Large-subunit ribosomal RNA, domain I from a Candidatus Omnitrophota bacterium, 554 nucleotides, folded computationally.
[in-house]
Context: one part of a larger RNA
RNA sequence: GGUCUAUGCACGGAUGACUUGGUUAGGUGAGGCGAAGAAGGACGGGGUAAGCACCGAUAUGUCUCGGGGAGCCGCAAACAGGUUUUGAUCCGGGAAAUUCCGAAUCGGGCAACCGAUUGCCAGUUAUAUGGCAAUAUCCCUGCGAUGAAUCAAAUAGUUGCGGGGAGGCGAUACCAGGAGAACUGAAACAUCUAAGUACCCUGAGGAAAAUAAAUCACAGAGAUUCCCCUAGUAGCGGCGAGCGAAGAGGGAACAGCCUAAACCCGCCAAAGUAAUUUGGCGGGGGUUGCGGGACCUCGAUGUGGGAUUGUGGAUGGAUAGUAGAAGUGUCUGGAAAGAUACGCCAAAGAGAGUGAAAGCCUCGUAUAUUAAAUCUUGAAGCACCCUAGAGGUAUCCCAAGUAACACGGGACACGGGAAAUCCUGUGUGAAUCUAGGCCGACCACGGUCUAAGGCUAAACACUACACCUAAACCGAUAGUGCACAAGUACCGUGAGGGAAAGUUGAAAAGAACGGCGGUGAGCCGAGUGAAAUAGAACCUGAAAUCAUAGACCU
Numbered sequence: 001g002g003u004c005u006a007u008g009c010a011c012g013g014a015u016g017a018c019u020u021g022g023u024u025a026g027g028u029g030a031g032g033c034g035a036a037g038a039a040g041g042a043c044g045g046g047g048u049a050a051g052c053a054c055c056g057a058u059a060u061g062u063c064u065c066g067g068g069g070a071g072c073c074g075c076a077a078a079c080a081g082g083u084u085u086u087g088a089u090c091c092g093g094g095a096a097a098u099u100c101c102g103a104a105u106c107g108g109g110c111a112a113c114c115g116a117u118u119g120c121c122a123g124u125u126a127u128a129u130g131g132c133a134a135u136a137u138c139c140c141u142g143c144g145a146u147g148a149a150u151c152a153a154a155u156a157g158u159u160g161c162g163g164g165g166a167g168g169c170g171a172u173a174c175c176a177g178g179a180g181a182a183c184u185g186a187a188a189c190a191u192c193u194a195a196g197u198a199c200c201c202u203g204a205g206g207a208a209a210a211u212a213a214a215u216c217a218c219a220g221a222g223a224u225u226c227c228c229c230u231a232g233u234a235g236c237g238g239c240g241a242g243c244g245a246a247g248a249g250g251g252a253a254c255a256g257c258c259u260a261a262a263c264c265c266g267c268c269a270a271a272g273u274a275a276u277u278u279g280g281c282g283g284g285g286g287u288u289g290c291g292g293g294a295c296c297u298c299g300a301u302g303u304g305g306g307a308u309u310g311u312g313g314a315u316g317g318a319u320a321g322u323a324g325a326a327g328u329g330u331c332u333g334g335a336a337a338g339a340u341a342c343g344c345c346a347a348a349g350a351g352a353g354u355g356a357a358a359g360c361c362u363c364g365u366a367u368a369u370u371a372a373a374u375c376u377u378g379a380a381g382c383a384c385c386c387u388a389g390a391g392g393u394a395u396c397c398c399a400a401g402u403a404a405c406a407c408g409g410g411a412c413a414c415g416g417g418a419a420a421u422c423c424u425g426u427g428u429g430a431a432u433c434u435a436g437g438c439c440g441a442c443c444a445c446g447g448u449c450u451a452a453g454g455c456u457a458a459a460c461a462c463u464a465c466a467c468c469u470a471a472a473c474c475g476a477u478a479g480u481g482c483a484c485a486a487g488u489a490c491c492g493u494g495a496g497g498g499a500a501a502g503u504u505g506a507a508a509a510g511a512a513c514g515g516c517g518g519u520g521a522g523c524c525g526a527g528u529g530a531a532a533u534a535g536a537a538c539c540u541g542a543a544a545u546c547a548u549a550g551a552c553c554u
Stems, first nucleotide, its partner, number of pairs: 001553008010545001016539001017503002021474002023471007030463002032169002040101003043056003047079002051075002053060001062095006071083003106115003116135007137166010174205001175203004185192001189238001215221002225252004235243002256455003259399001263284009289433001291398004295392004304386003309383003316376004321369003327342005343360002345349001351363003404428008414440001435450005490497002510538001513525004
């Protein structure tokens, strides 16, 4: 020096066991908050008070209405001091108050700070000083004042005083619109693809969007949306890579309506001597494709309906709760829920806890039941609204810079193609029912629908948030980054990055007292405990490693 063995409350923290926390899925609710100042913060508030939590100068809380019924003054001990059956603490509804920053909005600013103006109040002999309120911008709107181009008037503009609205945040979600890549694939690459994806902007809602045929079809169907299928079909495509329908069929859910115009009436303005005409506004009328309506004639007062407008408020639900069955003895043990003996309940033998394994010990569970207050659901009813027909005539109306066409783009599964259809930048530019669009160039016949105005639940998307349930999901290097003072400590100028860290015991019963020692650390007794080799560096306690002792080899 090495190997082996033994010992060690030496070191170390694997493994096992556990679970306060996570993960995923399903369901229900809710789907917003904000100038009445949000989200998020700064600074404060406790007898002692650093952190978290809670709260705001009324600051660990105030008032009130309910629940509840014996302790309470958070995590979190202790001392001191309080409070409570005159009902506290606690739980729920409502209210009050809520510093400063922050859209931040009186001005400024290096957020949580500085400085004002006006009015009122306090205060001063008077200033000073203090308190309260108002004072941002933009849009809409009412009433004034002023007032151009242009003599006057008028208008635009400017401006004063009122009223109303917006702004910001939130889920990296879902939706619509605007704008819009590249990597990549094509085994290179340019059309193409990726992809109208990512990213950005605007706007909205609890959903959004779409929606009541100028649609499909060739038998007919009859708004939209979503799912299955049609179908990887028909097609498109350097016919490469790839892209990729629709009708039909089966389901989910179902709901239809209102204007414009013709015509009539009224008011206002302009023109005109006037009749009247034109324009604007309001009311009636009218809303469709077997074309409809206006117009003229006749006829009906009742039927049916309403999502949309009020009123109404039944019923159910949410936010605290309440009642809730049935077991004892013996044995082992530190402890009984175990074993054993004899019972009981069950609309309850889901589950959790209790000193080991409990239907009958505790909390619960099945079942039943409850709200002063707030919210939600919103039924019936009432009001209100909508709603009919027949005939005649062929005079009027039926959405215009629109349809269509040309050129240039884009969207359609469809890349310019035989390219219809839809949108539109530029330019031309119709028709009004004997009309017009479509049926994939175009034409004919036939069929079908009625554009150029608008609204519309449900079925369909998502989940930051609240609650419930479940798991051949994890079990502390796992599961969220975080089971712990976690987006903390720490790092970075900053954007940003980002940890580690769970377990004594049933109960602190957390080791009185004594000894060694530096009035240490630590240890030895004693005591507690079932256990202290459970002693706070605390369940179990592997290996590497260390110390001591011995044996053997060199």